[in-house]
RNA sequence: GGUGCGGUGGCCAAGUGGUAAGGCGUCGGUUUCGUAAACUGAAGGUUAUGGUUUCAAACCCCACCCGUGCCU
Numbered sequence: 001g002g003u004g005c006g007g008u009g010g011c012c013a014a015g016u017g018g019u020a021a022g023g024c025g026u027c028g029g030u031u032u033c034g035u036a037a038a039c040u041g042a043a044g045g046u047u048a049u050g051g052u053u054u055c056a057a058a059c060c061c062c063a064c065c066c067g068u069g070c071c072u
């Protein structure tokens, strides 16, 4: 330099054009002498960034940045 894959709450991770699942963690409550565990509730997202297409984009297309594999 070329090419493939990936980037989604603090972390992991689903989604495949129509208002973003789940797990861990955090906080409150129940329980306990107390903590953990268990049960229960809640908060937390400009979907890496900027554009394109569309009535509508995390999703299509382009550019760019970052990570990673392969080729040279």
Base pairs, nucleotide, nucleotide: 001071002070003069004068005067006066007065010024011023012022018055026042027041028040029039030038049063050062051061

Transfer RNA from Atractosteus spatula, 72 nucleotides, folded computationally. Its Rfam family is "tRNA". Rfam describes the family as follows. Transfer RNA (tRNA) molecules are approximately 80 nucleotides in length.